Record summary
The prediction has a mean pLDDT of 83. A computed fold for a 73-nucleotide RNA from a Candidatus Saccharimonadota bacterium, annotated as transfer RNA. The sequence was found in a public genome assembly. The organism belongs to Candidatus Saccharimonadota, within Bacteria. Its Rfam family is "tRNA". By type it is a transfer RNA.

[in-house]
RNA sequence: GGGGACAUAGCUCAGUGGUCAGAGCAGGCGGCUCAUAACCGCUUGGUCGCUGGUUCGAGCCCAGCUGUCCCCA
Numbered sequence: 001g002g003g004g005a006c007a008u009a010g011c012u013c014a015g016u017g018g019u020c021a022g023a024g025c026a027g028g029c030g031g032c033u034c035a036u037a038a039c040c041g042c043u044u045g046g047u048c049g050c051u052g053g054u055u056c057g058a059g060c061c062c063a064g065c066u067g068u069c070c071c072c073a
Stems, first nucleotide, its partner, number of pairs: 001072007010025004018056001026044006049065005
């Protein structure tokens, strides 16, 4: 220099253009227990990397940028 993948909760990741953005773990509260762990219930937590575009409607499609990783040279 060329090509590709990824970016969503504190972490690991789901999420068909339309309903409310979700799960597990973690955190908080409670139950159970003599007690702790485990287990069970409830619950908190998100400018969906940034900026634009397409669309009646974008986490999802398109472009640019930023970051991380991989391949080629």